The RNA shown here (transfer RNA) has 72 nucleotides and comes from an Abditibacteriaceae bacterium. Rfam family: tRNA. Its family is annotated with triplet codon-amino acid adaptor activity in the Gene Ontology. Taxonomically the source falls in Abditibacteriaceae (Bacteria, Abditibacteriota, Abditibacteriia, Abditibacteriales).
RNA sequence: GGGCUGGUAGCUCAACGGUCAGAGUGGCACUCUUAUAAAGUGCUGAUCCCGGUUCAACUCCGGGCCGGCCUA
Numbered sequence: 001g002g003g004c005u006g007g008u009a010g011c012u013c014a015a016c017g018g019u020c021a022g023a024g025u026g027g028c029a030c031u032c033u034u035a036u037a038a039a040g041u042g043c044u045g046a047u048c049c050c051g052g053u054u055c056a057a058c059u060c061c062g063g064g065c066c067g068g069c070c071u072a
Stems, first nucleotide, its partner, number of pairs: 001071007010025004018055001026044006048064005
């Protein structure tokens, strides 16, 4: 340099054109307990960037950035 692949919540992952972008874990508050832990309830918080296609984009297309793998 070329090819493939990934980038979504603090972390690990779903969602592959249409519902309010969800789950686990974490954080905060409350309940329970003499107290702590465990458990339960509620809240919290995200689509790598810029354009394009579409009535509608996390999803499709182009370019860029970052990580991984292969190749010369």